This is a predicted structure of a 1387-nucleotide RNA (small-subunit ribosomal RNA) from a metagenome.
């Protein structure tokens, strides 16, 4: 070391395919059972024989490997003997058992055993019994979803007989029987290893089933058996099928779900490591051997634990970063500095336990000591709220950010970066899962009038549930005892590694199942007895209850006849349409069909739909009242049955009226509608489907309890006696109290307290739809989802808003009236075009004679050219000069500007230094400048609604509450004024009034203003006067006080009331509550932020802001006779006037000029008022007058663009204005004129003053606005709100769908590998009989029936594409319309 033999290999380690199952769990059984090796009794081991591998010698093959000779051992293999208490078969007796049966005991009959080695210790070997370990079998419980899976089963389900097996058993097989599981969910189908446990959770649960343990099940996919104690066997065999690899092509290997390790796959998961040293398994008598079980090491923050990264001090609070209100302020004792310490780490040294003698992979580990040295050691997420934690810069709906809500469109605490902060920490954020929260499947512990959710409604099966009293049991319940409930685990106590996670002890727990004993209240089960549920009887009563037959008037309508005649009908208005062929009207008559006026009523009756003339039959129910009887006979119901408006089918009648469809006429942009005129099914009966409705009290059936009042319908009862009043059932209605309800509401008719069953309900949408089943003639109903998509859909109730909802009131809002605009020219703003510019701004009212009280320059912000750069303007530096301002001239230039140049004037302080301060000029920086940009970043200021009468508060008081009250309600007023009531009392901002100013009187003053009385003058001129007037100061007056009426005795209000200048806030004026319009203004001013910085700043010229096919707004002048023109020279207030207003006089037809008295103004002057009066014109394009010529004035440096005026000529439109639309309510409109401001000059605009001066308001239907109360809401950016469909486009998921393709499963029939079984074995045979011949027995081989893969033909089922098609959902700013929310404009 090779074979022979023996035991093992059936264990240990993988993995979760399959499996919904006695496969798991737990509990119980086996009188149906087996167990090698271990323990232990009690007995035996005698005497024979024939092989055969190996080894040797030959042959096939490439190789597996094989095959034939010879020759050989055994504890291998075979025969005899011995052997019962052992095996089978047959019987007897006794005990025990629910029981098939069992145990003993004993009787007869057949049969089975064995191996030996040894070192002499010891080990093996045979039988049989016990035990111990393992296992094997049956049973009731419990173990996911699906009924769009309702019927499954032929070995099925039992029984007799056999076979089989360790053993029961249809396990099998033969005959027989027709059972057998099922709504308590069989079958079919989908997903699934099960438990201990683990996560989570107050629990109950709820999801899981790694790692450790317990079963199971599987080993490349199917079959199969061998051997064995065990197995149908991971590293064994045989067949078959896939795949991989050798090969001489003949043939032949293979099975990593074992450890490591490779490839794929994937977001992802480790070493081809050490050792058998512990602990354990197999073998051995043992040394030992094997052992990838195991025990260590390696990897990986994958998890749990413990540790570190220093510690003390340190304030010029340093540099640096960031922020700033530029002063700081933080980072921050942080850091440097200085003192100290050394856990790890790293270097020396020392060194265990695990090992009871030996033996030690880890291991020179663990651990002890030294030693140097702060040394080797901080990340990661977040800072809008939920959520702890803030600034500045980028970025500008871009980049990007989100768990949800939602951030970002130029000041983002939400993006990105930083500075600082917060959390946690060798982690830390984000992903995925599962619980929690979720009372959001509610057992604990939910709901259904309106939010989702009562079946449309009745009969009733199963099934749940069920009255009083007795009594029996003891099944559920209760209690004790016992058996189990594996260990880990969790939990509680100790203990051991420095701690601790780990681990070691004991405990407790394990809510459960068997069992046994007890108790007997309640449930259940036998028994028996009761009357109150409940039903029967009896006498009364009501009523559109139903179903058939009859009948009746009225009306419409047709038809027939009379009268008449020109028009009827019909509507907002009309038409279509009838009608002179005679209609409509109006009389008669006669026919059909239908539906029943009044009675009629929150009355009646019916289970519910539903029921209405009158009568007649046949019929269901109900209520009340009485007495006897049954004696729980009840409730409630899943399936089932059955009834069930209206449309709608199908037959077959009928058919006046009405009336989908349809036709026509209107309406409209349109009008497939609303309206109108016709009309067909159909409406009506007979018979048969349908099977649904807002079938609605949106409210399922029963039972019982829990204040009332009033009405009403049917019965009955008592009282007094005729009509009421009480009582008490059984409907039916209104308010209500406890109670409930989110609330709003309900409220003995509950939605209130409780019970007992059914049915429903879990966010909108997709969708009550797809499939697929059931029904149905269709129509269609019923059942009943899914992908996808959204973050809301919904109730009720507020408070605004808003209405083609209602009430009450206001206001020149309408109405009455008067006068304009819109038509004419012309002025002015604007829009549009134009342009080099036409600067900007203002947009409905609340822009548009607005900014602008005055653009020829300037203004001026725009345009084109020139021009200047610390700049016209402010501050600070620094360096010259000390002369600032004025001006006269000349050159260049278009000027600004540049250069020379006259003349005149000439700062302050002083320490006398050009020293200081002003001032000029120059420099370089800091700045300066911006009518540039955001009015949506902003202050101010403004417009509006609105000078409308409202808008809040405290406190209390009602409501969960969000809000109400008050502030509403009855009068009243211009008014939320004020009375009066009331859960409100009270204030506040607004009204009102205080202030101005106009009208009346009084005091006081009297120049510049007055003059009555006295003189005087041309004149209040001039003396005088202080009476009037004015004038300015100050006062008084008016208050619903007074009378009367009327109201509620109150506020008020009414009176041609009285008085008074004035009456009811006298007249007008300032005075504008909370708030809305992102309302206007960055171009009054101021201001954040952003842009320009020889330019977007600053200057100058010269242009535009003045343009002109047009189009609007606002005015002026007009069309004429209420007038224009002539003439007369009569009456006003407010007002300005010194760079100013400018007189008399004089000129000029005018404009204007020449003068220049007077006046800083009650003094002069503008400054003439003009409508008036009187004459004339006589209805015309006259006359008005736009334009345009010529001529002239005046301001002004200049009037060309582009000024006002003045005279003469010129004479366009226009004759009172469409559709519309404005303004006024009294000293107003309407008309007449004056004045001022801006201003050189320029007013038809604006502010102002006064003359002369009307007309009409029944009155609130109705436009428009506004206030108050109500009402409806789907609005809340608030009706310029919301919103719905089709159509077009992209996308996305589904449905159908000719077929196609794959998969799972199923019938019927073919094939039939290996293997066992049966059967045959003529072919071969060593053991034993037998003298032999030959036999038993055994092998090979052959038949069968079974059966794996395979095939062929059809069912079901599940998926996958699938030309083309249905809808559905989402999308920016798309097309058409306008259906819904208000009476949504037809509810």
């Nucleotide at each position: 070391g090779a074979c022979c033999g023996g035991c093992g290999c059936a264990c240990g380690g993988g993995u979760g395919c399959g499996u919904a199952a006695c496969g798991c769990g737990a509990a119980u059984g086996c009188a149906a059972c087996c167990u090698a090796c271990c323990u232990u009794g009690u007995g035996c081991a005698g005497g024979g024989g024939g092989a055969u591998a190996g080894c040797c010698c030959g042959g096939a093959g490439a190789a597996a490997u094989u095959c034939g000779g010879a020759u050989u051992a055994a504890c291998a293999c075979c025969c005899c003997a011995u052997a019962g208490u052992a095996a089978u078969a047959u019987g007897u007796a006794a005990u025990a058992g629910c029981a098939u049966u069992a145990u003993u005991a004993u009787a007869u009959a057949u049969u089975u055993a064995a191996a030996a080695c040894u070192u002499c210790g010891g080990u093996g070997g045979u039988a049989c019994g016990a035990g111990a370990u393992g296992g094997g079998c049956a049973u009731g419980c419990g173990u996911c979803c699906u009924a769009u899976u309702a019927g499954c089963u032929a070995g099925u389900u039992g029984g007799u007989g056999a076979g089989g097996u360790a053993a029961u058993g249809g396990c099998u097989c033969a005959c027989c029987a027709a059972g057998g599981c099922g709504a308590c969910g069989a079958u079919c189908a989908g997903u699934a290893g099960c438990u201990g446990g683990u996560c989570u959770g107050a629990g109950a649960g709820g999801a899981u089933g790694a790692u450790c343990a317990g079963c199971c099940a599987c080993a490349c996919u199917g079959g199969g058996a061998c051997u064995g104690a065990g197995a149908c066997a991971c590293g064994g065999c045989c067949c078959a099928g896939a795949c991989u690899c050798c090969u001489a092509c003949g043939g032949g290997a293979g099975g990593c779900a074992g450890c490591a390790g490779u490839g794929g796959g994937g977001a992802a998961u480790a070493u081809u490591g050490g050792a058998c040293a512990a602990u354990g398994g197999g073998c051995g008598c043992a040394a030992g051997c094997c052992u990838g079980a195991u025990c260590c090491a390696g990897c990986c923050a994958u998890g749990c634990c413990g540790c570190g990264u220093g510690u003390g001090u340190g304030a010029u609070g340093a540099a640096g970063g960031c922020c700033u209100u530029a002063g700081g302020g933080u980072u921050g004792u942080a850091a440097a500095g200085c003192a100290c310490u050394u856990u790890u780490g790293u270097c020396c040294g020392g060194g265990a336990a695990g090992a009871u003698a030996a033996u030690g992979a880890c291991u020179g580990u663990a651990c002890c000591g030294g030693a140097a040295g702060a040394a080797u050691a901080a990340g990661c997420c977040c800072c809008g709220g939920c959520u702890a934690a803030c600034u500045u810069c980028g970025u500008g709906c871009c980049a990007g950010c989100a768990g949800c809500c939602g951030c970002g469109g130029u000041a983002a605490u939400a993006c990105g970066a930083a500075g600082g902060g917060g959390g946690c920490u060798a982690g830390c954020g984000u992903u995925g899962c599962u619980c929690g929260g979720a009372a959001u499947c509610a057992c604990u512990g939910g709901g259904c009038g309106u939010a989702a959710a009562g079946g449309g409604c009745g009969c009733g099966u199963a099934g749940g549930c069920g009255g009083a009293c007795u009594u029996u049991u003891a099944a559920g319940u209760c209690g004790g005892g016992g058996g189990u409930g594996a260990a880990a685990g969790c939990c509680c106590a100790g203990g051991g590694c420095u701690c601790a996670a780990c681990c070691c002890u004991g405990g407790a727990a394990u809510u459960g199942c068997c069992u046994u004993c007890g108790a007997u209240a309640c449930u259940g089960a036998g028994a028996g007895u009761c009357u109150u549920g409940a039903g029967u009887u009896c006498g009364g009563a009501a009523g559109a209850g139903g179903u058939u037959g009859g009948u009746g008037g009225a009306a419409c309508u047709g038809c027939g006849a009379g009268u008449g005649u020109a028009g009827a009908g019909g509507u907002g208005a009309a038409a279509u349409u009838c009608g002179u062929a005679g209609a409509u009207a109006u009389u008669c008559g006669c026919a059909a069909g239908a539906a029943c006026a009044c009675c009629a009523g929150u009355g009646g009756c019916g289970a519910a739909g539903g029921c209405g003339g009158c009568c007649a039959a046949c019929u269901g129910g109900u209520c009340c009242g009485a007495u006897a009887c049954u004696g729980a006979c009840g409730c409630u119901g899943a399936g089932g049955c059955g009834c069930g408006a209206a449309a709608g089918c199908g037959u077959g009648g009928g058919g006046a009226g009405c009336a989908a469809a349809c036709a026509g006429g209107a309406u409209u942009a349109g009008a497939u509608a609303c309206c109108c005129u016709g009309g067909u099914a159909g409406u009506c009966c007979a018979c048969g489907c349908c099977g649904u409705a807002a079938a609605c009290g949106a409210u399922g059936a029963a039972u019982g309890c829990c204040a009332g009042c009033c009405g009403u319908u049917g019965g009955g009862g008592u009282g007094c006696a005729u009509g009421c009043a009480c009582c008490g059932c059984a409907g039916u209605g209104g308010c209500g109290c406890a109670g409930c309800u989110a609330a709003c509401g309900c409220u003995u008719u509950a939605a209130g307290c409780a019970u007992u069953c059914c049915g429903c309900c879990u966010g909108g949408g997709g969708a009550g739809u797809a499939c697929g089943g059931u029904c149905g003639c269709a129509a269609g109903a019923u059942u009943a989802a899914a992908a996808c998509u959204c973050a809301a859909a919904g109730g009720a109730a507020u408070u605004g808003a808003c209405g083609g909802g209602g009430g009450c009131c206001c206001g020149c809002a309408c109405a009455a009236g008067c006068g304009g605009u819109g038509g004419a020219g012309c002025a002015u703003g604007u829009g549009g075009u134009u342009u080099a510019a036409u600067u900007c701004g203002a947009a409905g009212c609340a822009a548009c004679g607005c900014g602008c009280a005055g653009a020829a320059c300037c203004u001026u912000a725009c345009c084109a050219g020139c021009u200047u750069u610390u700049g016209a303007c402010a501050u600070g530096u620094c360096c010259g000069g000390u002369u600032u301002g004025a001006u006269c001239g000349a050159c260049a230039g278009a000027g600004a500007u540049g250069u020379c140049u006259u003349u005149c004037u000439u700062c302050a302080g002083u320490u006398c230094g050009g020293c200081u301060g002003g001032c000029c000029g120059g420099a370089a920086c800091a700045c300066a400048g911006g009518u540039g940009c955001u009015g949506c970043a902003u202050g101010g200021c403004u417009g509006u609604c609105g000078u409308c009468a409202g808008c809040u508060c405290g406190u209390g008081u009602c409501g969960u509450g969000a809000g109400a009250u008050g502030u509403u309600g009855g009068g009243u007023u211009a008014a939320g004024u004020c009375c009066c009531g009331c859960a409100a009392c009270g204030a506040g901002c607004g009204c009102a009034a205080c202030c101005c100013u106009c009208g009346c009187c009084c005091c006081u003053a009297g120049u510049u203003g007055c003059c009555a009385u006295c003189a005087u003058u041309c004149a209040g001129u001039u003396g005088g006067g202080a009476a009037c007037u004015c004038u300015a100061g100050g006062g008084g007056g008016a208050c619903u006080g007074c009378c009367g009426g009327u109201g509620a005795u109150a506020a008020g209000c009414c009176g041609c009331g009285a008085g008074g200048a004035a009456g009811g806030u006298g007249g007008g004026g300032a005075u504008g509550a909370c708030g809305u319009c992102a309302a206007g203004u960055c171009c009054u001013c101021a201001u954040g932020g952003c842009c320009c910085u020889u330019a977007c700043a600053g200057g100058c010229u010269g242009g535009g802001c003045u343009a002109c096919a047009c189009a609007c707004g606002u005015g002026c002048u007009a069309c004429a006779a209420u007038g224009g023109c002539g003439g007369u020279g009569a009456c006003a207030a407010u007002g300005g006037g010194c760079a100013g207003c400018g007189a008399a006089g004089g000129a000029g037809c005018g404009a204007u000029c020449c003068g220049g008295u007077g006046c800083u103004a009650a003094u002069c002057c503008c400054a003439a008022a003009a409508a008036g009066c009187c004459g004339u014109c006589u209805c015309a394009g006259u006359u008005c007058g736009a334009u345009u010529g010529c001529a002239c004035u005046c301001u002004g440096c200049a009037a060309c663009u582009c000024g006002a005026g003045u005279g003469c000529a010129u004479g366009a439109a226009g004759g009172u204005g469409g559709a519309a639309u404005c303004g006024c309510u009294a000293g107003u409109a309407a008309u007449c004129g004056u004045g001022g401001a801006u201003c050189a000059g320029c007013a038809u605009g604006c502010c102002a003053c006064g003359g002369u001066g009307a007309a009409u308001a029944c009155g609130u239907u109705c436009c428009c606005g506004g206030g108050c109360c109500u009402u409806g809401u789907a609005c809340a950016c608030a009706c310029c709100g919301c919103c719905c469909g089709u159509c077009a486009c992209a996308c996305c998921a589904u449905g159908g769908g000719a077929g196609u393709u794959g998969g799972g499963u199923u019938u019927a029939c073919c094939c039939g590998a290996a293997g066992g079984c049966g059967u045959c074995g003529c072919g071969c045979u060593a053991a034993c009989c037998g003298c032999a011949a030959g036999g038993a027995g055994g092998c090979a081989g052959g038949c069968g029936a079974c059966c794996a893969c395979g095939g062929u033909a059809g069912g079901c089922u599940c998926a996958g594409c699938g030309a083309c098609u249905g809808g559905g959902g989402u999308g920016a700013a798309g097309u058409c319309g306008u259906a819904a929310c208000a009476a949504g404009g037809u509810a």